Model confidence (mean pLDDT): 86 of 100. This is a predicted structure of a 352-nucleotide part of an RNA (small-subunit ribosomal RNA, central domain) from a bacterium. The sequence was found in a public genome assembly. Rfam family: Bacterial small subunit ribosomal RNA. Rfam links the family to the GO terms structural constituent of ribosome and ribosome.
[in-house]
Context: one part of a larger RNA
């Protein structure tokens, strides 16, 4: 339980596609289903209002006469909503020409760096640390050079950059592909917007199979440290980190800010497109407009306050989701998912 809320107090589903539902642009003519407006029926009595009467008044009895709150059935109204026709083009989506992206998946290529193996050359330390020590080294290590293998990640560009629904995405090439923006205002002609259920997609760890493994490294040993040290400092080190294919579905999945529309003052950065001055003229630089992204500040507005302020937490509509003291507990128990691990829906008792 509402004429109340959702950045930080409880509370936006991690994100998207989208079926029913809700809701939805102008004009025109129909109808009259909602809407309104009459009228007549019904709406038991009592009670409730109004006027009267009768018990000396009242209360209380009583007449009348109107009601309440439906429903029905006829009449009228036609602004709105629905319905049916019709036209339109401003919303929607196509067409045509364009310039930009770490958007995505496959393949193949390079270089630097680390390790490790040979070889050369050289000798006694190296390597770690707040200090040490474990440890590696005369069986010739650390430092150097060359040549080899292998695995992983892509220094500068690099940006408050850009792209992606999110999660994320970064070396160069090439194939295939998705979406966004600008211009034209050619076509179509409202085909829009949200969406329970419901699908897909979804970091990181974890699983399950096969490979793979240079570095890093939970676990696990060892050296310190310390009272102790199941730890932070060191030495070592497997699972994992890569790949493939299936699983898994979760984050502080964050702008802690749902998703569309419309409307409201300014500066000043940035990225990507058109046009216009400037130029003899292209490029460029430089002004100025405008259209679509990302920042800052900041007017009015809001806010508890911080803050937000055309990218809105500002005015307003649709619609979805969620939230209603603390704890117990996002837990039991069911169910439904999953190999597991666990998710996903989700309570009370009871305290206070």
């Nucleotide at each position: 339980u509402u004429g109340g809320g959702c950045g930080u107090a409880a509370a936006g589903c991690g994100u998207c596609u989208g079926c029913a539902g809700g809701u939805g642009g102008a004009g025109g003519c129909a109808u009259a289903a909602g809407u309104a407006g009459g009228u007549u029926a019904u709406u038991a009595a009592a009670u409730a209002c109004c006027g009267g009467a009768g018990c000396u008044c009242a209360a209380c009895u009583u007449c009348g006469g109107u009601g309440c709150u439906g429903u029905a059935a006829u009449c009228u109204a036609a602004a709105c909503u629905g319905u049916g026709u019709u036209u339109c083009u401003a919303g929607a989506g196509g067409g045509u020409g364009g310039g930009a992206g770490a958007g995505g998946u496959a393949u193949g290529c390079g270089g630097a760096a680390u390790u490790g193996u040979g070889c050369a050359a050289g000798u006694a330390g190296g390597g770690g640390u707040a200090a040490a020590a474990u440890c590696c080294g005369u069986a010739g290590a650390u430092a150097u050079g060359c040549a080899c293998a292998g695995g992983a990640a892509c220094a500068c560009c690099a940006a408050a950059a850009g792209c992606g629904a999110a999660g994320g995405c970064a070396g160069c090439a090439u194939a295939c592909u998705g979406g966004a923006c600008c211009a034209u205002u050619c076509c179509u002609g409202a085909c829009a917007c949200u969406c329970a259920g419901a699908g897909a997609c979804g970091a990181a760890a974890g699983c399950g199979u096969a490979g793979g493994u240079a570095g890093c490294a939970a676990a696990a040993c060892g050296g310190a440290u310390u009272a102790g040290a199941u730890a932070c400092c060191c030495g070592u080190g497997u699972a994992g980190u890569c790949u493939a294919c299936g699983c898994c579905g979760u984050a502080a999945a964050c702008g802690a800010u749902g998703c569309a529309u419309g409307c409201u003052c300014g500066a000043u950065g940035u990225a990507g497109g058109c046009c216009c001055c400037c130029u003899c003229g292209a490029c460029c630089u430089g002004g100025g407009g405008u259209c679509u992204g990302u920042g800052u500040c900041u007017u009015a507005g809001g806010u508890a306050a911080c803050c937000c302020g055309u990218u809105a937490a500002g005015c307003a509509u649709g619609c979805c989701g969620c939230c209603u003291g603390u704890g117990u507990a996002g837990u039991a128990c069911g169910g439904c998912c999953g190999c597991a691990a666990g998710g996903c829906u989700a309570a009370a008792a009871c305290a206070c």